[in-house]
Context: one part of a larger RNA
RNA sequence: CACCGCCCGUCACGCCAUGGAAGCCGGGAGUGCCCGAAGUCCGUGACCCAACCUUAGGGAGGGAGCGGCCGAAGGCAAGUUUGGUAACUGGGGCGAAGUCGUAACAAGGUAGCCGUAGGGGAACCUGCGGCUGGAUCACCUCCUU
Numbered sequence: 001c002a003c004c005g006c007c008c009g010u011c012a013c014g015c016c017a018u019g020g021a022a023g024c025c026g027g028g029a030g031u032g033c034c035c036g037a038a039g040u041c042c043g044u045g046a047c048c049c050a051a052c053c054u055u056a057g058g059g060a061g062g063g064a065g066c067g068g069c070c071g072a073a074g075g076c077a078a079g080u081u082u083g084g085u086a087a088c089u090g091g092g093g094c095g096a097a098g099u100c101g102u103a104a105c106a107a108g109g110u111a112g113c114c115g116u117a118g119g120g121g122a123a124c125c126u127g128c129g130g131c132u133g134g135a136u137c138a139c140c141u142c143c144u145u
Stems, first nucleotide, its partner, number of pairs: 003108001005105001008101002011098001013095004018090003023085006031077004039070001041068004047063003052059002111132009
């Protein structure tokens, strides 16, 4: 490369990350219940025992065993938290030459924009209120020459 300009959204294609999500697979910490090793402690101890006592019978003391409290690991249950994966689903970003239209930029061909409500393949359209960051025409005020 200057209106044969610029430019908006849906749709289609490709890639990327991402939200939601039934389900599935793990990790962490904890709670309740079940079971309960070692071991201390408590009880018992009809069986056993060298030191002490003995009137020689035994006694004192101790031990095995048994029971109990606590108790690690383990099991069960309902939750909690944190990851992964996932049918399906939502938009987003990016991508020379795809589709549909033409919303905006000139009065952009219905001035535009803001808020709100309704409607519509899409940009958008319509109603109500607001703004000028609207062109044009006329008049008024002000500024400059």